Transfer RNA from Candidatus Moranbacteria bacterium UBA2282, 71 nucleotides, folded computationally. Its mean pLDDT, the model's own confidence on a scale to 100, is 83. Lineage of the source: Bacteria > Bacteria candidate phyla > Candidatus Moraniibacteriota.
């Protein structure tokens, strides 16, 4: 510098144009003589800007950021 890969909840991560899920973690509860372990709730998210679309994590583009090649 070229070229390619990844970005979604606090962590792992699913979602190939039409209500964004789950897992653990967190808090509250329920059960119990006390915790533990189980069940219920609830917490809480698409890297940024533009485009294309009736609609966009999703396609197109540039930017960041992290990785992996190559020189």
């Nucleotide at each position: 510098g070229c070229g390619g890969g990844u970005g979604u909840a606090g962590u792992u991560u699913a979602g190939c144009g039409g209500u964004a899920g789950a897992a653990c973690g967190a808090a509250g509860g329920u059960c119990u003589c006390c915790a533990a372990a189980a069940c219920c709730u609830u917490u809480a998210g698409u890297g940024a800007g533009g485009g294309u679309u009736c609609g966009a994590c999703u396609c197109c583009u540039u930017c960041c950021a992290c990785u992996c090649g190559u020189g």